[in-house]
């Protein structure tokens, strides 16, 4: 110094947070319902469900974000073999390594997301 160590969409996943939804704790509601007590100026007190505010991801989950070094798929590529005079928008087949910060960014947030097969190690 170079490297088709393919590439680019999907979809799943390991992983991640907390918008939403659900869940859990408080609260506040009878000019909301159900119910229990107590008892009658149809009222006072409780519970229970609805309904609303608050917090909570040291809340299993559903939405969500999610791999270059994780799995499937597709299309394109690239090598090779076959077919074929050729041309080929035809057939088959391979496509194997891959340790990594710090920092920074986006969305409501955070990560194995993006910077990034960066830097740097080998």
């Nucleotide at each position: 110094a170079u490297g088709a160590a393919g590439a680019u969409c999907u979809u799943c996943u390991a992983g991640g947070g907390u918008u939403c939804c659900g869940u859990c704790a408080g609260g506040a509601u009878u000019g909301g319902c159900c119910u229990c007590g107590u008892g009658u100026a149809u009222g006072c007190g409780g519970g229970g469900c609805g309904u609303u505010c608050u917090g909570g991801g040291a809340c299993u989950g559903g939405u969500c974000c999610g791999a270059g070094a994780g799995g499937g798929g597709a299309u394109c590529c690239a090598c090779g073999c076959c077919c074929g005079a050729g041309a080929g928008c035809g057939g088959c087949g391979u496509g194997u390594c891959a340790c990594g910060g710090a920092g920074g960014g986006a969305c409501a947030a955070a990560a194995g997301c993006c910077c990034g097969g960066g830097a740097g190690a080998u």
The RNA shown here (Guanidine-I riboswitch aptamer) has 122 nucleotides and comes from a Bacillota bacterium.
It was read from a public genome assembly, where an Rfam model found it.
It matches the Rfam family "Guanidine-I riboswitch aptamer". For this family Rfam cites "An uncommon [K(+)(Mg(2+))2] metal ion triad imparts stability and selectivity to the Guanidine-I riboswitch" (Trachman RJ 3rd and Ferre-D'Amare, RNA, 2021).